The RNA shown here (transfer RNA) has 72 nucleotides and comes from an Acidaminococcaceae bacterium.
It matches the Rfam family "tRNA". Rfam classes the family as a transfer RNA. Gene Ontology term of the family: triplet codon-amino acid adaptor activity. About the family: Transfer RNA (tRNA) molecules are approximately 80 nucleotides in length.
The coordinates come from a structure-prediction model, not an experiment, and the mean pLDDT is 82.

RNA sequence: AGGAGUAUAGUUCAAUUGGUAGAGCAGCGGUCUCCAAAACCGUAGAUCUGGGUUCAAGUCCUAGUACUCCUG
Numbered sequence: 001a002g003g004a005g006u007a008u009a010g011u012u013c014a015a016u017u018g019g020u021a022g023a024g025c026a027g028c029g030g031u032c033u034c035c036a037a038a039a040c041c042g043u044a045g046a047u048c049u050g051g052g053u054u055c056a057a058g059u060c061c062u063a064g065u066a067c068u069c070c071u072g
C1' cells in the first nucleotide's frame, strides 16, 4: 500500500435474508434457610461514530474509528 473479517447489556453470544433487540453468566430485589450457598420467581441494563435509502434499518448503501487476519 492492497484485500478480507469483526464491532449488539458488565461479560460470552443470538436476532430466520428489512417489521416490537433476546438468551447464558454476572448485578439488584424476593421466596426458601438459624445464616450462607444452591434452587426457584421477578427486575434493570445494549446495536462503534456520522450521513443516506425506506412507511420502517442491528440488518441495505456510504464515509470514518478500533481490533484481527491475508498479500506485498
Stems, first nucleotide, its partner, number of pairs: 001071007010025004019055001027043005048064005
Taxonomically the source falls in Acidaminococcaceae (Bacteria, Bacillati, Bacillota, Acidaminococcales).